[in-house]
RNA sequence: AAUCGAAUAGAAGAUAGCAUAAAUCUUUGUGAAUAAAAUUGAGUGCUGGAUAGUGGCGGACGGGUGAGUAACACGUGGGCAACCAACCUUAAAGAGGGGAAUAACAACGAGAAAUCGUUGCUAAUACCGCAUAAAGUUAGCUAAUCGCAUGAUAAGCUAAUGAAAGGAGAAAUCCGCUUUAAGACGGGCCCGCGCCUGAUUAGCUAGUUGGUGGGAUAAAAGCUCACCAAGGCGACGAUCAGUAGCCGAUCUGAGAGGAUGACCGGCCACACUGGAACUGAGACACGGUCCAGACUCCUACGGGAGGCAGCAGUGGGGAAUAUUGCACAAUGGGGGAAACCCUGAUGCAGCAACGCCGCGUGGAGGACGAAGGUUUUCGAAUUGUAAACUCCUGUCAUUUGGGAAGAUAAUGACGGUACCAAAUGAGGAAGCCACGGCUAACUACGUGCCAGCAGCCGCGGUAACACGUAGGUGGCAAGCGUUGUCCGGAAUUACUGGGCGUAAAGGGCGUGUAGGCGGCCAUUCAAGUCAGCUGUGAAAUUCCAAGGCUUAACCUUGGGCUUGCAGUUGAAACUGAGUGGCUCGAGUGUCGGAGAGGAAAGCGGAAUUCCUAGUGUAGCGGUGAAAUGCGUAGAUACCGGGAGGAACACCAGUGGCGAAGGCGGAUUCCUGGCCUACAACUGACGCUGAGGCGCGAAAGCGUGGGGAGCAAACAGGAUUAGAUACCCUGGUAGUCCACGCCAUAAACGAUGGAUACUAGGUGUGGGAGGUAUCGAACCCUUCCGUGCCGCAGUAAACGCAAUAAGUAUCCCGCCUGGGGAGUACGGCCGCAAGGCUGAAACUCAAAGGAAUUGACGGGGGCCCGCACAAGCAGCGGAGCAUGUGGUUUAAUUCGAAGCAACGCGAAGAACCUUACCAGAGCUUGACAUCUCCUGCAUAGUCCGUAAUUGGAUGAAGUCCUUCGGGACAGGAAGACAGGUGGUGCAUGGUUGUCGUCAGCUCGUGUCGUGAGAUGUUGGGUUAAGUCCCGCAACGAGCGCAACCCCUAUACUUAGUUGCUACCGGAAAGCAGAGCACUCUAAGUAGACUGCCGGAGACAAUUCGGAGGAAGGUGGGGAUGACGUCAAAUCAUCAUGCCCCUUAUGUUCUGGGCGACACACGUGCUACAAUGGGUAAAACAACGGGAAGCGAGAUAGCGAUAUCAAGCCAAUCCCUAAAAGUUAUUCUCAGUUCGGAUUGUAGGCUGAAACUCGCCUAUAUGAAGCCGGAGUUGCUAGUAAUCGCGAAUCAGCAUGUCGCGGUGAAUACGUUCCCGGGCCUUGUACACACCGCCCGUCACACCAUGGAAGUUGGAAGCACCCGAAGCCGGUGACUUAACCCGUAAGGGAGAGAGCCGUCGAAGGUGAAGUCAAUGACUAGGGUGAAGUCGUAACAAGGUAGCCGUAUCGGAAGGUGCGGCUG
Repeated sequence: AAUCGAAUAGAAGAUAGCAUAAAUCUUUGUGAAUAAAAUUGAGUGCUGGAUAGUGGCGGACGGGUGAGUAACACGUGGGCAACCAACCUUAAAGAGGGGAAUAACAACGAGAAAUCGUUGCUAAUACCGCAUAAAGUUAGCUAAUCGCAUGAUAAGCUAAUGAAAGGAGAAAUCCGCUUUAAGACGGGCCCGCGCCUGAUUAGCUAGUUGGUGGGAUAAAAGCUCACCAAGGCGACGAUCAGUAGCCGAUCUGAGAGGAUGACCGGCCACACUGGAACUGAGACACGGUCCAGACUCCUACGGGAGGCAGCAGUGGGGAAUAUUGCACAAUGGGGGAAACCCUGAUGCAGCAACGCCGCGUGGAGGACGAAGGUUUUCGAAUUGUAAACUCCUGUCAUUUGGGAAGAUAAUGACGGUACCAAAUGAGGAAGCCACGGCUAACUACGUGCCAGCAGCCGCGGUAACACGUAGGUGGCAAGCGUUGUCCGGAAUUACUGGGCGUAAAGGGCGUGUAGGCGGCCAUUCAAGUCAGCUGUGAAAUUCCAAGGCUUAACCUUGGGCUUGCAGUUGAAACUGAGUGGCUCGAGUGUCGGAGAGGAAAGCGGAAUUCCUAGUGUAGCGGUGAAAUGCGUAGAUACCGGGAGGAACACCAGUGGCGAAGGCGGAUUCCUGGCCUACAACUGACGCUGAGGCGCGAAAGCGUGGGGAGCAAACAGGAUUAGAUACCCUGGUAGUCCACGCCAUAAACGAUGGAUACUAGGUGUGGGAGGUAUCGAACCCUUCCGUGCCGCAGUAAACGCAAUAAGUAUCCCGCCUGGGGAGUACGGCCGCAAGGCUGAAACUCAAAGGAAUUGACGGGGGCCCGCACAAGCAGCGGAGCAUGUGGUUUAAUUCGAAGCAACGCGAAGAACCUUACCAGAGCUUGACAUCUCCUGCAUAGUCCGUAAUUGGAUGAAGUCCUUCGGGACAGGAAGACAGGUGGUGCAUGGUUGUCGUCAGCUCGUGUCGUGAGAUGUUGGGUUAAGUCCCGCAACGAGCGCAACCCCUAUACUUAGUUGCUACCGGAAAGCAGAGCACUCUAAGUAGACUGCCGGAGACAAUUCGGAGGAAGGUGGGGAUGACGUCAAAUCAUCAUGCCCCUUAUGUUCUGGGCGACACACGUGCUACAAUGGGUAAAACAACGGGAAGCGAGAUAGCGAUAUCAAGCCAAUCCCUAAAAGUUAUUCUCAGUUCGGAUUGUAGGCUGAAACUCGCCUAUAUGAAGCCGGAGUUGCUAGUAAUCGCGAAUCAGCAUGUCGCGGUGAAUACGUUCCCGGGCCUUGUACACACCGCCCGUCACACCAUGGAAGUUGGAAGCACCCGAAGCCGGUGACUUAACCCGUAAGGGAGAGAGCCGUCGAAGGUGAAGUCAAUGACUAGGGUGAAGUCGUAACAAGGUAGCCGUAUCGGAAGGUGCGGCUG
């Protein structure tokens, strides 16, 4: 720009009611006239409606939000004599007469629009003069009453000033209008009190504080202005910063409090952000205006428009919060005379379990109890009357019908809603959380420090009531659980209602300001206090009592509460204020007294060091031991003389003095405080004390002196792994003095000051009094100090206890889990070192006190043990045997690991064993039970295999029987078998060890809050917790001892297989005989500290002695308390759980367990002469023997073989004992020592000796000459040495278990090493010293500080610019009303414009402040295993700690002073 459409506008037509001039037409009448009716109808007037405007009232209410505000904002109570007030009510009076405009409208015009301009017309309850009016206002005068000062009120006089509007109606009248006085409602201003945090914000303020005068306002006032004065606020918290709307109330709590300020109600503030005024009764105005700014939109680029923190709704943000609903029916508001209009106020509906309340999801019956699930001890239990099933009911629901109140006439959005009736059918309606303790509720499976849980403690590493699931159970229920927040419990900020010796906490000490508190008597006031009355404390809420919705929630009514504030009237005990007195508190005075109290000056002797002189000679010094150092240049030592500095022995004492720090030779001077006695004086003058001020050990600092000794740092020497230490030799600051700083200590009694009260006893210092005496002393009383013990009381306990940590009062300081941290930042102080004040982030679930029981100590005391010592013999060196580690291997099966594993399991690996490896087989199996079927159960032979398995053949024909069958064998199916597979940290049983150590406990009683103690400790004694005595203990148990066995003596009994004295015999116990002896094996006796003496406590006991075979448990054995070591063993056995199931089971062959560079343990044999060899001839005991021991004979060098007697054993055999004795040889050597290794030849066992047995003969003849560091056993028939037997076993022993022979040395003793017992002490240990634990360094993460800087915010200051607007000035321009003028025109007044003050936003600047960020840097915290040391806890191995200085990788060391923790 075009087109279409809507709204709107225009035109035409149509058009409600009434009145009407004129005209026209039709009809009727003979015609005409007239009249009536009907139709049309320009225009005009009125009423009504719609719309715009003028005018009026309302848009300042209602509705929303909480940004700002720490304020008279809010709450509460007052004041206004300093005020306003439209509408409403009451009362009085009035409204006369005029004038000039202007919207609308019309014409023209500008602009894209919003909108505007010029000209012309017009009305009013719009606007403007004039008149009238007073109890109004202003000014002046008269003068009454009252009050809290200014003053207020009422009356009268004079002067000036100063109002009005009409409309409706026929009218009555009604609605308005003006003025005044009151009321009501509502507001404005002022004041008392209340009202968050920070002092690491201490000073703030210039219109600031006051006055006078003007102005402004409705009104007081610096509200504003001019001038004057210099004030005002603040530790009772000003200013600044942060945070916040306040209240009624809400939540919680027994209350006091604490927290909160949603809904509802009251007040305030705000309306896009900031500023401003206009209008109006009321605003500086949510849906009005102007300006500036940011943002959004329109535009023709010139310019315009907008403000949901109204109701809905949209977007965004978010863990999260609803419908673009209905209605003005009710209640209320505005307008209007009213009808009526408006009203997202409001009434309702919709959405959301968001909250509160009520109801249902069914009721009754129904099994020794279905099925399913879960568990299981396999019996069952549980789900569980639960279900099914039977009989019922109908709340909710659904369908149908009726149908309100809410409205006193009409009007009902809700709503065909509530409610009622009928019908239908158990039908449509149960979840969530928890189940380890707190905390009601438990099992199974899965998982295996994983996954996960968790509010706290804590669960989870193969049996998880804690994770996940299931079953069951518990709780609540249309909800349940979680999260967040607040209060409670929490007396854990303590007003009610806490503490400070050691747990956190008394200021280092004094003086004193403000403040707090304060003796006795009398009296006044009435501020506090108490009582009565009055006002107020809104309503709602909470509470109580009623009532209304079926009940309840909810609602209504009444009561009560609102604990407060204010007024008023009283009381006068106490506090306070005032007055008058008092003397006991306090102070003064007088007489005495003690003292390391303080300051200054000079003085003294001892000692160290140095210098000098002398004597004198080789060392001195120092240490655990040394060295550095000093010394022949003469040290140390001794002596004479001198110099100098510092400190003051003895006296000296839990003695003295001082506020504390602190003070010690004696003298002089100056000076503070204290005590006793007296009772003269003052008359409460007192106590405490935030800030302030002063003092304040040591170290340290500044300036100047001084410097003998000592001594940080430093140097050297030692020690040591190192030794920045402890020890030693030196040594500088410093220590000393003067002056000035510093201001901290374990500055401690870890105990603030003051006052009063509350049993005693006993020391000591200083006084006074009394008594007595010749006198002193003793004794008694009392005051002031300083100690110990102790009652009540107190206390967590320890303890304190008139010097309180007791009972009370007053005042001050301080504490509130540990670490971070007495750190950072800020401030103040200091010359510095540093001091004072003093956080947070983050992190942990403890840190801490006192006491208890243990354990431990390089703590103490007592005691014991082959623990040491004293001895003897060994081991560690050699060779070999054997076990272990390691390595190797297909496998070298497994276990045992300091003592307490290592000749151990194994009392015996060639196969077997055997669990390991290789290979080959079997799969209900090598073995057990059950079911079924069959039967020749089994032997032998042959083939084959590496062997088992397998194939073939096959005689005889078994045993028991209740005649069914069973045993036995084969086959089938499945339940199952089987496992030397794992877990000894799931277990039983067994065992080791401390340790044959003397301990470990209980009942009752007593003590203690308790853990616990006592008993059980103590004095003695013992091998002993053995016994005695004592004792708040009395008793008892398990242990000790004894009872048991062996052995030592004797007796009795019994004598065969034993023995043999007498008798016999040649010999042999051989036989007779005997049982005396030995012996055997049963019983008995014996030994008990019973007797004597000493010691002792009149005891226990011990020492000595007698007797006796034996003497003090005669010797040996068995016997092992409560417990410890998660000690050992799942491979003896048993067993839970897990795992394997044609294999991790089972069978077989072969191999391995026997390997071999090496290391260790335990042994054997040796290294030789106390010996080796040879020869001769002696003396045991324990045991074993039939698939056995095997005499004897013979053979062999021998192992052994052959034959074979005897013996089932006091009978026979193994069986020779050996060392020893006698004789001889060897003569000190790698040998006549030693026997390894190896060759050869044999023997034995056994299917089988290659890997891998033992033995024999012969030959060979290694190492080794007594063993380093270190280490073991043993105290008497022991060690040492010598042989013998047995178990296992076919065979295999240097091992193991037993047996006897020979047979010592030494023990002073308990200092030391090890282990143990009792008592005591310390402890930061309790997994218990193999404990605990500190710091640096390295790594990771976290928060914080500093930092050149960078960025941003908020508030203020200074300056610039200065919109709108109010106010002021000007106003030559403009201008209807009034005045003058006939008019022109002029005047008054008003305005535009311009100027000025103020003034938002904006700009600039400087200084601060807050926050973020920053290379780098600092310390801190946390982290399962890192590095370096060992600081602390015990005497922590140098006692520790505090302050300070210094040094060092680090803990830390050292100096000085202090503390005892």